Small-subunit ribosomal RNA from Bdellovibrionales bacterium RIFOXYD12_FULL_39_22, 1558 nucleotides, folded computationally. Its Rfam family is "Bacterial small subunit ribosomal RNA".
């Protein structure tokens, strides 16, 4: 360069008013031996008791071998019979027994087991192996029982005694045998260790025969056999193959709230045991041996290959397959055998279940099948040896619930259907609508097709090869053409599965869709039921009348023979972090040190090869998984190949790095001379100023104390002043953020002992370092113990106050303790909230302690070293604050600590302590957050600035009286209904006898009082009687009209009745569904946006800051630059004035009149139209400017006076009863029509107002001057008339013309003369007007008469800053009457502001917060009530385990003097050797005393935890109204309070001191 190989990593919701971060829960994805719910056509593959190793009924699971051996039927069929039988066949067959092999495999399940049990690599020099295979030599010769079998007992049965026969490959001798095993001598060879081999000598030890077939040899000699053969079997020997046993490294669970454990324990000799090494046993001797690299002890639990999931790393898991080990009702032995201490094998012990004649006896499904228990849950008492495989046989073959196969189950993984095209009148029907129309939806239907799957019928495989058996042929052993053996060609024969699979016809779209979700997270929305209910929820969270979230339906959305739920793993979670996290405030540096072990180590040189790297070899079993192919139509499945298996053994090599040991260095370290500073420690010794306290004086009523007070002290002489004495305990200024120590901490002065620390020099050693689990020591206050000491201060107490209490806070006392001496306690905000040590990486600037150099005469300045303390500040860091050469930047080493929040630093056990406590430290159960930093905001009994009739100066009211009016409350049949600090009450009402009117009683209508459409009839429409309260009802009288088409008819408008239904009507409900309007903050000066700039972000900037202004009003500065909505002017009124107009206004000079009446005139006033003028424009001063005083002109001066006008908002603030309107309710009534009646009631309360209480007045008589309004169902002159209220009566005006109209204070005279009055007018009786259908309930004038309270108003409280308050009259809205109220209008007309402490709103900035519903917030504690888990607890009650004693079954070993006893010797007698009972050791189930460990339960009881509205208090957040907290003690109903002592994680001022800029 090619080319291969690797193919692999998402997030999201939830803390907040928003943000950034830390941190926990919770989802999406896989996976399952599952299991539950609704649904289900079909087929391959594979799975299928995961709980009770619980209990088992039946059946079946191991048996074969006549070619080891003895015995040996029966029915049936034939033959015969003297009918009793017999004999052959069946048959050497069934059987059973002796005998041989196998029964240790196969199949099952996971109880123990934390072990060499498993899994990897090794070892056996310490061992065994039938069967099989090689190679070798043998296979001689004798003997004696014995089952079966007969015969006779015992027993209900299992079963078993006696006595006689009998054979064998069963069982004993004898002989031989080698390279076989023992011993003895040897040499070589290897190794760490002794074993192996040659080599000589000596003991010692074997066997079984069966079949077949023949006649070479050899015996008789017909043919057979004892002969020969050929198979098979049996004995010795050596090896292989496969299987085993033992031993070793290293690997893989939890607890330290288990720290020590061990007596056969560790080693050694002897000697016994085993195939085999070894305390395996055992007798004697040492005194070992394991453990923080975790012994012991608990609880858990089969281990791998794999699976599962995850980018990987891991992490859970050990179903089904495969290894492996353990186990077989429970515990305990052995026998046999090659191989068990044996799953369907004995023997004992125990539970249990059966049989039984009760004496005794049987039994083990964790083997397939299958009950019956348990449980959420897991299959058929099926078929077949046909194939694979295993056991017996020479072999046919027989046995095999192993296997192959059906069977059941959507349990899982795969495939396939349930149709396909066409098809718009976008059908019907369902839903939804804005009613128009949308969707369902080419979806149906209806046309044209097709025929997988299922039905039906016909064909129809592969899986079978092999063995034997028959035919042929060849080879071979041999004497052999017998006969075996072996080959090769051939023929018939073997299928559970199953007539399957699969192939063709055949009809017919016909038989086959369902399951959850649809608020966000997640892919899908409407509508109607419910109305904090019923219910949903995996997490936030839905649901209280318009629920996309609950239930339904229409519709959509995933998957689809399924869907979903629940459970369990991993994942996402880097949320335990090795890859890959942290500790200043979030959880998290031990209080501070010294040092063990253990971890890490400077510089430089060879040398080693443990760690490290390569390269190669063995192995990592198969199946799994990857990839390449190949076979079932495809796929899942399978078959075949290659990769991989990341591991662990061996054996070369390299040698930078770590290690080792070895040498050498001087940069770390430490010594050593010299020179310093210093509250560093102990100890003894002295000092003075305070404070108390006692003696003496002088002196006299007060002292003392507080925000005030008061207990308290003093007339017995306090307090205050002097003299004097006494006795404690702390050291005032110096005093620094300076020093010193490891921290805690440490302060007069002097001596004495003593630790460390720095500078200089560069002399000595020659890494000696650093860290530090464990340990050990120091450790502030409180506090304990003994013994002193106690002046002051001061927990408890104990009085005064404070207060609703006040167990505080303050006051007046005071006792512990605070001091000292000695011993304990060992914790604090022991804070720098920041472990130690080391190296590196911009500066500035102060400041200690010391050296170096310069200048200078000195004080004193300037460079620079080292060592410490500060402060600010680049890079970098940080979630941000903030840190920044004294790091929280960038690195290395070492040790501690953290893993949501509460429970809890508790409980239980431990250790320590005298004792308070103090180290160590959980769980249950709860809750989705707890929490850090900052952001905007709101609040503060937080600061700072400014403002406002907010104080304050001032006038003049209210609260007291009466009376009006509203309201509350009470009442009523009803007293209709809102409005509720301010901002609700003379407010909706600018006007309730009736009407209004919505309320209440009675009466009356039902398509309706008014509104559209339809249909039939009648023109409408005027007028009248009768009944009734009235709405109505019954009866009559006129009258017939307008347009169109006409031929009559008839058809419109309009308008009346009657009828049907669509629909009216509702002042019925919700103002928390809603529009509009409106109120307040507030005419407060603010509210905000675009780019741009800063910041992760929320936000900030602009809008802050210096100034000014009524104003975010202007201006200067500035990472702002602009711009909107608000302020300011536009806009009405008023002050001046010009112009232009002159009636109905005017009248100044003419003329006239009673009069502006008239004629004249339009100069003035006025009208009402258009201009002008005011703009800090102009001077002076200050200012940088903006502007701010002052002045001139001027009507008018600094926004001239008033008005309208009202930013973003804020209070679910008012209003469904103005009006509109969603949704609900009512429909012969909640609608709607009339009378009456009520809203107007009255023990009271409360607002708002009238009117007064009088002389600034009352009356009386006289007089004078507005303005701005209204008038036609109106206003209504003169005139008359009534006392008046008013009546007549009608001019004159739709108004500058007439008119309401008189203006009132006021002014002049007069009178009253301080009184309840000539005050004040309420009540009350009378008699009257006007309004009106009607003044009884319940109108408003008038006149006579009557003449109440009330002499200026307690707390407290409202209005007002100039044409204003005050007063004085006038008009108008509504109105048929009815004003003290409302609107507005002129007349008369003040006083006062010094100022901004203080009260109340407000604005800006700032600060502190746990508050965001926003201080009317948050939020702590006891108490009580339910609940719910847990400690303690007199006990009880159960399980495991244990020392020690007690019994000791069955069995092996030893022993066996008794007892029995075929085989060998031996003539005998016996002898050997067997066995046997007893006895000994060991020992299992059992027994007893005690421990110890752990469960379940308990009267009582202690806290905790959780519960919309309980109780008391308010401790905490703001300076939380006493700053919080920490430790530590005492005290209280609580929350807490006090006292020491410590922190700041405490406002605020003011002071010091530092930095920054000038």
């Nucleotide at each position: 360069a090619a080319a291969g190989c690797u193919u692999g990593g998402a997030g999201a919701g939830u803390u907040u008013g928003a943000u950034c971060c830390u941190g926990g829960c919770u989802c999406a994805g896989a996976a399952c031996g599952a299991a539950c719910g609704c649904u289900g056509g079909c087929g391959g593959c594979g799975u299928g008791c995961c709980u009770a190793a619980u209990a088992c009924a039946u059946g079946c699971a191991a048996g074969u071998c006549g070619a080891a051996c003895g015995a040996g039927a029966a029915a049936g069929c034939c033959c015969u019979u003297u009918c009793g039988g017999g004999g052959g066949u069946a048959a050497g067959u069934a059987u059973a027994g002796u005998g041989g092999c196998g029964c240790a495999c196969g199949g099952g399940u996971g109880a123990g087991u934390a072990a060499c049990a498993c899994g990897u690599a090794g070892g056996u020099g310490a061992c065994c192996u039938g069967c099989c295979c090689u190679u070798u030599g043998a296979u001689g010769u004798g003997g004696a029982a014995u089952a079966a079998c007969u015969c006779u007992g015992a027993g209900a049965a299992a079963u078993u005694g006696g006595a006689g026969c009998u054979a064998a490959u069963a069982c004993c001798g004898c002989a031989u045998a080698a390279g076989a095993u023992u011993g003895u001598a040897g040499a070589a060879u290897u190794u760490g260790a002794a074993a192996u081999u040659a080599u000589a000598c000596a003991a010692u030890g074997a066997a079984a025969g069966a079949u077949u077939g023949c006649c070479u040899c050899u015996g008789c000699u017909u043919g057979c056999a004892a002969g020969c053969a050929a198979u098979c079997g049996u004995c010795g020997a050596a090896g292989g193959a496969g299987g085993g046993g033992c031993c070793u490294g290293c690997g893989g669970g939890a607890c330290a709230u288990u720290a020590g454990c061990u007596a056969g324990u560790u080693g050694g000799u002897g000697g016994g045991g085993u195939a085999a090494a070894g305390g395996c046993c055992u007798a004697c001797c040492a005194a070992g041996g394991c453990a923080u690299c975790g012994a012991u002890g608990u609880c858990u639990a089969g281990c791998c290959g794999g699976u599962u999931u995850g980018a990987g790393a891991g992490g859970a898991u050990g179903a089904u397959c495969g290894g492996c080990c353990a186990c077989a009702c429970u515990g305990g032995a052995a026998c046999u055998g090659a191989g068990a201490c044996a799953c369907g094998g004995u023997c004992c012990a125990g539970a249990c279940u059966c049989c039984u004649a009760c004496g005794g006896g049987a039994g083990g499904c964790a083997g397939c099948a299958g009950u019956a228990g348990g449980g959420a849950a897991u299959a058929u008492u099926g078929c077949g040896c046909a194939a694979u495989g295993g056991g017996c046989g020479a072999a046919a073959g027989c046995c095999u619930g192993a296997c192959g196969c059906a069977g059941c189950a959507a349990c899982g993984c795969c495939g396939c259907g349930u149709g396909a095209g066409u098809g718009a009148g976008g059908a019907a029907g369902g839903c939804c609508u804005u009613a128009g129309g949308g969707u369902u939806g080419u979806a149906a239907a209806g046309c044209u097709c097709u025929g997988u799957c299922g039905g039906a019928a016909u064909g129809g495989a592969a899986a079978a090869a092999g063995g034997g058996c028959g035919a042929u042929g060849g080879g071979u052993c041999u004497a052999a053409u017998a006969g075996g053996c072996c080959c090769a060609u051939u023929g018939a024969u073997u299928g559970a599965u199953g007539g399957u699979a699969c192939a063709u016809u055949c009809a017919a779209a016909g038989g086959a869709a369902g399951c959850a979700c649809c608020g966000g997270c997640u892919a899908a929305c409407u509508u109607c039921g419910u109305g904090c209910c019923a219910g949903c929820a995996g997490c936030c969270g839905c649901g209280g009348u318009a629920a996309u979230a609950c239930g339904a339906a229409g519709g959509g959305u995933g998957c689809g023979a399924g869907c979903g739920u629940u459970g369990u793993u991993c994942g996402g979670a880097u949320u335990u972090a090795u890859u890959g996290g942290g500790c200043g405030u979030a959880a998290a540096g031990a209080g501070c040190a010294c040092g063990u072990a253990g971890g890490u180590g400077g510089u430089c040189u060879a040398g080693u090869a443990a760690g490290u790297c390569a390269g190669g070899u063995g192995u990592g079993a198969a199946a799994u998984c990857u990839c390449g192919g190949g076979g079932c139509u495809c796929a899942a499945c399978u078959c075949c190949g290659a990769a991989a298996c990341u591991g662990c053994g061996c054996c070369u090599g390299a040698a930078a790095c770590u290690g080792c040991g070895a040498g050498a260095c001087u940069a770390g370290a430490a010594u050593a001379u010299u020179g310093g500073a210093g509250g560093g420690g102990g100890a003894a010794g002295a000092g003075g100023a305070a404070u108390u306290u006692c003696g003496c004086a002088u002196g006299u009523a007060g002292g003392g104390g507080u925000a005030a007070a008061a207990u308290c002290c003093g007339u017995a002489g306090a307090u205050a002043u002097g003299c004097g004495a006494a006795g404690g305990a702390a050291c005032a200024c110096c005093a620094g953020a300076g020093g010193c120590g490891a921290a805690g901490g440490c302060g007069u002065c002097u001596u004495c002992c003593u630790g460390g620390c720095c500078g200089a020099u560069a002399a000595u050693u020659g890494a000696c370092a650093c860290u530090g689990a464990g340990g050990u020591g120091c450790g502030a206050a409180a506090g304990c113990g003994u013994g002193g000491g106690u002046a002051g201060c001061a927990a408890a107490c104990a009085g005064g106050a404070u207060u609703a209490g006040a167990u505080a806070c303050c006051c007046u006392g005071g006792u512990a303790g605070u001091c000292c001496a000695c011993g304990c306690c060992g914790u604090a905000a022991a804070c720098g909230a920041u472990g130690a040590g080391a190296a590196c990486u911009a500066g500035a600037u102060a400041u200690u302690g010391u050296g170096a150099u310069g200048a200078u005469u000195g004080a004193u300045c300037g460079u620079u070293g080292c060592a410490g303390u500060g402060u600010c500040g680049c890079a970098g860091c940080u979630a941000a604050c903030g840190c920044a050469u004294u790091a929280a930047g960038u690195u290395c080493u070492c040790c501690g600590c953290c893993u949501g929040g509460g429970g809890a630093g508790u409980a239980c056990g431990g250790u320590c302590g005298c004792a308070a406590g103090a180290c160590u430290a959980a769980a249950a159960c709860u809750c989705a957050a707890a929490g850090g930093a900052a952001u905007u905001g709101a609040c503060g009994g937080g600061g700072g600035c400014c403002c406002g009739c907010a104080c304050a100066a001032g006038c003049g009211g209210u609260g007291g009286a009466u009376u009006a009016u509203g309201u509350g409350g009470u009442u009523u049949a009803a007293u209709u209904c809102g409005a509720a600090g301010c901002a609700a009450c003379g407010c909706g009402c600018a006007g309730a006898a009736c009407c209004u009117u919505a309320c209440c009683u009675g009466g009356g209508c039902u398509u309706g009082a008014a509104c559209u459409c339809c249909u039939a009839c009648g023109a409408a429409c005027c007028u009248g009687u009768u009944a009734g309260a009235g709405a109505u009802a019954a009866u009559g009288g006129g009258g017939u009209g307008c347009c169109c088409u006409u031929u009559u008819u008839g058809g419109g408008a309009a308008u009346g009745u009657a009828g049907u239904g669509a629909g009216a009507g509702g002042u019925g409900c919700u103002g928390c569904a809603u529009g509009g309007c409106u109120g307040u903050c507030g005419u407060c000066a603010g509210c905000u946006c675009g780019u741009g700039u800063c910041g992760u972000g929320a936000g900030a900037u602009g809008u802050u800051g210096g100034g000014u202004u009524a104003a975010g009003u202007c201006u200067c500065g500035c990472a702002a630059c602009g711009a909107g909505c608000g302020c300011a002017a536009c806009c009405c009124c008023u002050a001046u004035u010009u112009u232009u107009a002159g009636u109905u206004g005017c009248c100044a000079g003419c003329a006239u009149u009673a009069a502006g009446u008239u004629g004249g005139g339009c100069a003035c006033u006025c009208u009402a139209a258009a201009g002008a003028a005011a703009c800090u424009g102009c001077c002076u001063g200050g200012g940088c400017a903006a502007c701010c005083a002052g002045g001139a002109g001027g009507a008018a001066g600094g926004u001239g006076g008033g008005g309208a006008u009202g930013a973003c908002g804020u209070c679910a603030a008012g209003u469904c009863c103005u009006c509109a309107u969603g949704g609900c309710c009512c429909u012969u009534a909640u609608g709607u029509c009339c009378a009456g009646g009520g809203c107007u009631a009255c023990a009271c309360a409360c607002g708002u107002a009238a009117u007064a209480c009088a002389a600034u007045g009352g009356c009386g008589c006289a007089u004078a001057c507005a303005g701005a309004g209204g008038g036609a169902a109106g206003c209504g002159a003169a005139c008359c008339u009534g006392c008046g209220a008013g009546g007549g009566g009608g001019a004159g005006c739709c108004a500058a013309u007439c008119u309401c109209a008189a203006a009132a204070a006021g002014u002049g005279c007069g009178u009253c003369u301080c009184a309840g009055u000539c005050c004040g007018g309420a009540u009350u009786g009378g008699a009257g007007u006007c309004u009106g259908c009607a003044a009884c309930u319940c109108g408003a004038c008038u006149c006579c008469a009557u003449g109440a309270a009330g002499u200026u108003g307690g707390a407290a409280u409202c209005g007002c800053u100039a044409g204003u308050a005050a007063u004085c009259g006038c008009g108008g809205a509504u109105c048929a009457u009815c004003a003290c109220g409302c609107c507005g209008c002129g007349g008369u007309g003040a006083a006062u502001a010094c100022g901004u402490u203080c009260c109340c709103g407000g604005g800006c900035c700032u600060u502190g917060u746990a508050c965001a519903c926003a201080c009317c917030g948050c939020c702590c504690g006891u108490c009580a009530c339910a609940c719910c888990a847990u400690g303690g607890g007199a006990g009880u009650u159960g399980g495991u385990u244990u020392u020690a004693c007690c019994u000791g079954a069955a069995g092996u070993c030893g022993u066996g003097g008794c007892c029995c006893u075929a085989a060998c010797c031996g003539c005998a007698a016996g002898g050997g050797g067997g066995g046997g009972a007893g006895c000994g050791c060991c020992u299992a189930c059992g027994g007893u005393c005690g421990g110890a460990c752990u469960g379940a339960u308990g009267a009582c009881u202690g806290g905790g935890g959780u519960g919309a509205a309980g109780u008391c208090g308010u401790a905490a957040c703001a300076a939380g109204g006493u700053a919080g907290c920490c430790g530590u003690a005492g005290g209280g109903g609580a929350a807490c309070c006090u006292g020491c002592g410590g922190c700041u994680g405490g406002a605020u001022c003011a002071c010091c001191u530092c930095c920054u800029u000038u």